Description: RNAcentral holds the sequence, with entries from ENA. This is a predicted structure of a 1486-nucleotide RNA (small-subunit ribosomal RNA) from a Rhodospirillales bacterium. It matches the Rfam family "Bacterial small subunit ribosomal RNA". Gene Ontology terms of the family: structural constituent of ribosome and ribosome. NCBI's taxonomy places the organism under Bacteria, Pseudomonadati, Pseudomonadota, Alphaproteobacteria, Rhodospirillales.
[in-house]
């Protein structure tokens, strides 16, 4: 100099957020266990369960210098031992069963013993009788023992001596000794001290439970006496009625107690192996004897279980001592050495003895240290794995080359531990040589928490898994592999403490919504308490002093090579006790004082309470009158009451219950609660004076009182209303909601019960912190019809600092503070059982557990949704017009049926859809028959040079194969079949799949919706998610504008820009057009390009202009001009996104599947089937019409395998010949309605299905299966139930044209003209949509969440007739063994005397009372089973219904009553934790 240096979180509730909370994890630790694995060595531990039972050995002897006897021998000196006697065995080990105690910690005290050990002071004289052994007889299996004789002592007896000793009545009484051996020393007695070590007693402390609240009779005290070493009810007799207890006795239940040990920043927590003190125990119970010390682990006695011997007569026997065995369990070692150390008993010593003890031995059980090798070494070997096929990794890691040799081997040398001697350990530790990389590396984890990834396998399986969760064909989560992460002779796992956990919160929490304030007051204990001043010194503070064992912890040193480990010092040991001493705060004590608090005089104000009166309004019933067919009720309704006279009306009466308006976030009250009026008794609480007392205060566990409302008792009493009931309706039911009735209750007395959402979900008192402003009681003032200002008390509002998780509270706190109370620790079970207490009952109160779940729950966000709320929009209603649904035809679909009727779309948003066209083909299906590198693509080998096109043979259904003929003809070339290129065979990589996955995918595409929305930046608000902006007022088709605003800006959407059209210019004028001028049969020719029209490029429309309106905006109306006016009309254009929307069958693509087939080829079926039902058209039912005839006007647009003009034939669909035309030129092309006649209301001259039978075109080919066309047939339908579509202007309706596709084949799709209407009052309702707002228990977002019975299954648990056992408590009864009292007429050695004998003493034996075990009778409590039997919890897909969350469709909940399968539903009373509307008050701004 040190002994003070120290504190970390994370996952998980949610669509996200903060909060609250609760589960889970990361750290350390162990007498541990398992599992896989193991090379050494130090130092430690090592039955934690069965205080089950123990074979067998060992664990306590020693002493001949106490004694006598026998024996032996080196024979006079030794030895060995039984027994007699001393000492010791009461330590030393072991166990933790008991025990909640002075047991034990820790500090203290008087009324005490101590052998062995110190020290001082005396003393040791004198005699006497016995038992053992031992002889002898003699019982008994045996254990053991009888009887009779002999003897010895430091064994036992008397007596003498006797105080500094003990006891006294103060006179006196009374205690002792042991010798040995040889000369020195051990020993002996007595007495005082010391030390050691015990016994007592007392203050503090030591586990849980009150569902254990009273306990006690030797109980508590005194007084005698008795006992002990020693106090005492410790024991007894009597007297007295005590004594303990909410500061938790009593009782149950666990538990050895510490010093320590683990953790932890610390307070704490949890513990109590190993070491040390400390108790208690020894097979269960009970006893004592012996002795300095036990009520004695390896002694005794008795009883009882159990072992074991045994002649059955009777006896032995106690490992919770070290080994060891069996049992039990997850589990815990050797039937070892040695007394060398250390210490222990004995002894004078030598020395014996010692499983204390020291040492091996076993075991990763732990904590420490050591090695398994080290350098170099890339072509980055080989082999794994993985790949994008390039490579990557494993990896310097191997191998190879150079080196070391620690540990383990073999050898050789050898210690300390021993002061003289003596070494179990042990030939051990160490040293030295030698050989050789040689003998020596595993376990776990790899989704996040958590360091550390990939492949494959399997496919909600199998399996993981601490929590949150993985797994249902692309698993970093499961198995296995490489790779890698940790840690190492260990790793993992499991169990158990402690931390994390401020998650019992002293340090260190909280109760208004999340668990949590008693329903209220009085008040007891108890906590806490105003000013001054004075004492005292209990707590407080400071010194000292003693005590807090060692060992551990710590610090500083030191020893084993170093660490564990071990030694030394010192810190420390926070704590008790004692003493001096401080007095500022708390206490005490006294004395004072008046601000708390109370008394007293004076006003006022109030639905405060009781009890009597009184009093109008209604309702209802009676009675009479008027008076007639109705009344009531409801969404309709009906049940019900009226012609016996209702309801309506009028007067009279009964009774009985509330008290309209005043009324008012007024008042009163502790709370529940109080509301006409008057009267009496009454209580408290404000103002105002300021006379008196003088901390007399606060709060309050227990306790008492009060306590809405339903209920419950007894008696009244009953008009209305009304559970329960009945009946009408509604409903699939409807035990309800609505009607119509109705009984207990509601009213009164008296009494009980004691509970509500008893709420402000805020306990009470006291003090401080901005304000503003209503309003109700009192005072003061200043001015005055009115108010102002300030003040005290009461009640609302609104707001700041502060608080909160927020939402919100905010001088009436949820703020700073202080005191005292109740209460809370996840959710479920459960406020339930049990037990207790109260109650007449219902039932209150107090109040648990198995069990089971990772949440459960507050606030507040954005969404969604609502049988919420505003507001606006839309062919959505309305107002119209024309239609489906009815035939009957075509077409799509289900559904059926088939050898196949391919697939696929499925509400809107599938269905005339994919498909813009299935007779083959398509064609993907089905039958049949071929082919296998394939019908097609790439590469490689061989062969041949060829391919192509036409003809035609033979086999076959055909694909296809087998032979042949005629034309034609490739490029470079080094001239070679050498290159490429084309066939053709092989042979393998590979092709191919309309197979499966649209839930693994791109792509498109639909739909919401052309609806007006969806976001971002920055700034600001918010603790966050989010919010603002984007909300508001107006405005628009529109988030379009305008204005305002903590917001300023921006982006995709909307508009607008692109096309069509509608008016007009300029331009261009053939194939178009013709006004004006020839001409023609004709714009047919010349001329023209004004018009039309073509098509390119311009104008044109802008709320620009004018009134009005509004706010002077934005816009809105009106109105000029204009070919158009407020988007002039269509059309392209679809925002962020949802629907796991559709498509694997357009088309691409992951995966997975087939591979002489799910591939391809090919012939023929099928997609066309048909009891049914449904979508979408089309024709019609007829006069706005069919039939005939006449005849005019258009506009897209199509045309060479092609449109086809014209002529010509047939009735006709067409056929023949044949012109122009690649088109503003020819062509399809006739446009329909339209006019005109006729028919004349009917199944018709509507209507055209259906059949018959000729025929036409397409096509290889019309049978399954095209279109047409001509004759004949001539269904069904006469305008259409419920329903339910389209359309707002050139629109609907109606009429024909035209194109795509196509060989042929629309009623469908696209697209063109022509005729050409009716309606909108409006936004209540229906349906979609937007925006704001509100509510939510939803978030897979209302197709959402959810509840109770019921039914099965599993599991825990309550009751339960009674059973079984443990524990204990009271009465009786037995009463071993022992002590202890009595007795002792049997028996008896010392000692006495008056001695054949007696006597003191003794002993047996025998009463007695005391007691263990045992017994017997009732009790209490705990614990197992238990037929049945209640609720509970739990479980992908069970049944019934819809209670709750939205006004959840009857607003939800709480108390309590009754009802009902069930959730519930009804009456009374409150609550708001109730949506939505109007009013009202009060706030805020102006």
């Nucleotide at each position: 100099a040190a002994a003070c240096c120290u504190a970390a979180g994370a996952g998980u509730u949610u669509g996200a957020u903060c909060c609250u909370g609760g589960c889970u994890c990361a750290g350390a630790a162990c007498g541990a266990a398992c599992g896989c694995u193991g090379g050494c060595g130090g130092c430690a531990g090592g039955c934690c369960u069965a205080a089950u039972a123990c074979a067998u050995g060992c664990a306590a002897g020693u002493c001949g210098a106490a004694c006598g006897a026998a024996c032996c021998u080196u024979u006079u000196a030794g030895g060995u031992g039984a027994g007699u006697g001393g000492c010791g065995c009461a330590c030393g080990g072991g166990u933790g069963a008991g025990u909640a105690a002075c047991g034990c910690g820790u500090g203290g005290g008087a009324a005490u013993g101590u052998g062995c050990c110190c020290c001082u002071g005396g003393g040791u004289g004198c005699g006497g009788a016995a038992c053992a052994a031992c002889a002898a007889c003699u019982g008994g299996a045996a254990a053991c023992g009888g009887u009779u004789g002999c003897u010895a002592a430091u064994a036992c007896c008397g007596c003498a001596u006797a105080a500094u000793g003990a006891c006294u009545c103060c006179g006196g009484u009374c205690c002792a000794a042991a010798g040995a051996u040889u000369u020195a020393u051990c020993g002996c007695c007595c007495a005082g001290g010391g030390a050691u070590c015990g016994g007592c007693c007392c203050g503090c402390g030591u586990u849980u439970g009150a569902u254990u609240a009273g306990a006690u009779u030797g109980u508590u005290g005194g007084u005698g006496g008795g006992g002990u070493a020693a106090u005492g009810g410790c024991c007894u007799a009597c007297c007295a009625a005590g004594u303990c207890g909410a500061c938790g006795a009593u009782c149950a239940a666990u538990a050895g107690c510490u010093g320590g040990u683990c953790u932890g920043a610390g307070a704490g927590g949890a513990u109590g192996a190993u070491c040390a003190g400390c108790c208690a125990c020894a097979c269960u119970g009970g006893g004592a004897c012996u002795g300095a010390g036990a009520c004695a682990c390896g002694g005794c006695c008795c009883a009882g279980a159990c072992u074991c011997c045994u002649a059955c007569g009777g006896g032995a026997g106690g490992c919770a001592g070290c080994a060891g065995u069996a049992a039990g369990g997850a589990a815990u070692a050797u039937u070892g050495g040695a007394c060398a150390a250390u210490g222990g008993a004995g002894g004078a010593a030598a020395c014996u003895c010692u499983g204390a003890u020291c040492c091996a031995g076993c075991c990763a059980u732990g904590c420490c240290g050591c090695g398994u090798g080290a350098g170099u070494g890339a072509u980055g070997a080989a082999g794994g794995c993985c790949u994008u096929c390039g490579g990557g990794u494993u990896g310097u890691a191997a191998a190879g080359c150079u080196c070391u040799u620690u540990c383990a081997g073999u050898a050789g040398u050898g210690a300390a531990g021993a002061u003289g001697a003596u070494g179990a350990c042990g030939g051990u530790a160490a040293c030295u040589a030698c050989a050789g990389a040689a003998g020596a590396a595993g376990c776990u984890c790899c989704g996040g928490c958590u360091a550390a990834c990939u492949u494959c396998g399997u496919g909600c399986c199998a399996g993981c898994a601490g929590c949150c969760g993985c797994g249902g064909u692309a698993a970093u989560a499961c198995g296995a592999a490489g790779g890698g992460g940790g840690c190492g002779a260990g790793c993992g796992u499991u169990g158990u403490u402690c931390g994390g956990a401020a998650u019992c919160a002293c340090u260190g929490g909280g109760c208004u919504u999340a668990a949590a304030g008693c329903g209220u007051a009085c008040g007891u204990a108890g906590g806490c308490g105003g000013a001054c001043a004075a004492g005292a010194a209990a707590g407080u503070c400071a010194g000292g002093a003693g005590u807090g064992a060692a060992a551990u912890c710590c610090u500083g040193g030191g020893g084993c090579u170093c660490a564990a480990c071990c030694c030394c010092a010192g810190a420390a040991u926070u704590g008790c006790u004692u003493u001096u001493g401080a007095a500022a705060c708390u206490u005490c004590u006294u004395g004072u004082c008046u601000c708390g608090a109370g008394u007293c005089c004076c006003g006022g104000a109030g639905a405060g309470g009781u009890u009597g009166g009184c009093g109008g309004a209604a309702u209802u019933c009676c009675g009479a009158g008027u008076g007639u067919a109705g009344a009531g009720g409801u969404g309709a309704a009906a049940u019900u009451c009226g012609c016996a006279g209702a309801u309506a009306u009028u007067c009279g009466g009964a009774g009985g219950a509330a008290c309209a308006c005043c009324a008012g976030u007024g008042g009163c009250g502790u709370a529940g609660g109080c509301g006409g009026c008057c009267a009496a008794c009454u209580g408290g609480a404000c103002g105002g004076g300021a006379a008196c007392u003088g901390a007399c205060g606060c709060u309050g566990a227990g306790g008492u009182a009060c306590g809405a409302a339903a209920g419950c008792g007894u008696g009244g009493g009953g008009a209305g209303c009304a559970a329960a009931c009945a009946g009408g309706a509604u409903u699939a039911g409807a035990u309800a909601c609505c009607c119509u009735g109705g009984u207990a209750g509601u009213c009164c007395a008296c009494g009980c019960u004691g509970u509500a959402a008893a709420c402000g979900a805020u306990g009470u008192g006291u003090g401080c912190u901005a304000g503003c402003u209503g309003u109700c009681g009192g005072g003061a003032u200043c001015u005055u019809u009115a108010g102002g200002u300030c003040u005290c008390g009461g009640u609302g509002g609104c707001g700041g600092a502060g608080a909160g998780a927020a939402a919100u509270c905010a001088u009436u706190a949820a703020g700073c503070a202080c005191a005292c109370c109740g209460c809370c620790u996840g959710g479920g079970g459960a406020g339930u059982a049990c037990g207790g207490u109260c109650g007449c009952a219902a039932g209150a109160u107090u109040a648990a557990a198995a069990c089971u779940c990772a949440a459960a729950g507050g606030a507040a966000u954005u969404g969604a949704c609502g049988g919420g709320g505003a507001c606006c929009c839309g062919c959505a209603c309305a107002a119209g017009c024309g239609g489906u649904g009815g035939a009957g035809c075509a077409u799509g679909u289900u559904g059926u049926u088939u050898a196949a009727u391919u697939c696929g779309a499925a509400g809107c948003a599938a269905c005339g859809c994919g498909a813009a066209g299935a007779a083959c083909c398509u064609u993907a299906c089905c039958a049949c028959c071929c082919c296998u590198u394939g019908a097609c693509a790439u590469c490689c080998c061989g062969g041949u040079u060829g391919g192509g096109a036409g003809g035609a043979g033979c086999a076959g259904a055909g694909a296809u194969g087998c032979a042949c003929c005629u034309c034609u003809u490739c490029a470079g070339u080094u001239a070679g079949g050498c290159u490429g290129g084309a066939c053709c065979g092989g042979u393998g990589a590979c092709a191919g799949g309309u197979g499966c996955u649209g839930c693994a995918u791109g792509g498109c595409u639909g739909u919401c919706g052309u609806c007006a929305g969806c976001u971002c930046g920055u700034g600001u608000c918010g603790u966050g998610a989010g919010a603002u902006g984007u909300u508001u007022g107006g405005u628009u088709a529109a988030g379009u504008c305008c204005a305002g605003c903590a917001a300023c800006g921006a982006g995709c959407g909307c508009a607008a820009c692109c096309c069509c059209u509608a008016u007009c210019g300029u331009c261009u004028g053939u194939u178009g057009c013709c006004a004006u001028c020839a001409u023609u049969a004709a714009g047919u020719u010349g001329g023209g390009c004004a018009c039309u029209c073509u098509g390119a490029c311009g104008a044109g429309a802008c709320u620009g202009c004018c009134g009005g309106u509004g706010a002077u905006a934005a816009g809105c109306c009106g109105g000029a001009g204009g070919a158009a006016g407020g988007u002039g009309g269509g059309g392209a254009c679809g925002a962020c996104g949802u629907c796991a929307a559709g498509u694997c069958a357009u088309c691409a693509u992951g995966g997975c599947c087939c591979u002489u087939a799910c591939g391809g080829g090919g012939u023929g079926g099928g997609c066309u089937a048909c009891a049914a039902a449904c979508g979408u058209g089309c024709u019609a039912c007829a006069a706005u019409g069919g039939c005939u005839g006449u005849g005019a006007c258009a506009g897209u647009g199509g045309g060479c395998a092609g449109c086809g003009a014209g002529g010509u034939c047939g009735c006709g669909a067409g056929g023949c010949c044949a012109a122009g035309c690649u088109a503003a030129u020819c062509u399809c092309u006739a446009a329909a309605a339209a006019c005109a006649g006729u028919c004349u209301c009917a199944g018709u001259u509507c209507g055209g299905a259906u059949u018959g039978u000729u025929c036409u075109c397409u096509g290889c080919a019309a049978c399954u299966c095209g279109a047409g066309a001509g004759c004949a047939u001539g269904a069904a339908g006469u305008c259409g139930g419920a329903a339910u579509c389209g359309c707002u202007a050139g629109u609907a309706a109606u009429c024909g044209u035209g194109g795509a596709u196509c060989a042929g084949c629309a009623u469908g799709c696209c697209a063109c003209g022509g005729u050409g209407a009716a309606u909108a009052c409006g936004u209540u309702c229906c349906c979609g949509g937007g925006u704001c707002u509100u509510g939510u228990a939803c978030a897979c977002a209302c197709c959402g969440c959810c509840c109770g019975u019921c039914a099965c299954a599993u599991c825990a648990u309550g009751g339960g007739a009674g059973u079984u056992g443990g524990c204990u408590c009271u009465g009786c009864c037995c009463g071993a063994a022992g002590a202890c009292g009595g007795u002792g007429u049997g028996c008896u050695a010392a000692c006495c005397u008056u001695u054949u004998a007696g006597g003191a003493g003794g002993c047996a034996g025998c009463c007695g009372g005391c007691c263990a075990c045992g017994g017997u009778a009732g009790g209490g409590u705990c614990a197992g089973c238990g037929a049945c039997u209640g609720g509970g919890a739990u479980g992908a897909a069970g049944u019934c219904g819809u209670a709750a969350c939205a006004a959840g469709g009857u607003a939800g909940c709480c108390g309590u009553a009754g009802g009902g399968g069930a959730a519930c539903c009804u009456g009374c009373g409150g609550c708001u934790g109730g949506a939505u509307c109007a009013c009202c008050u009060c706030c805020u701004u102006u």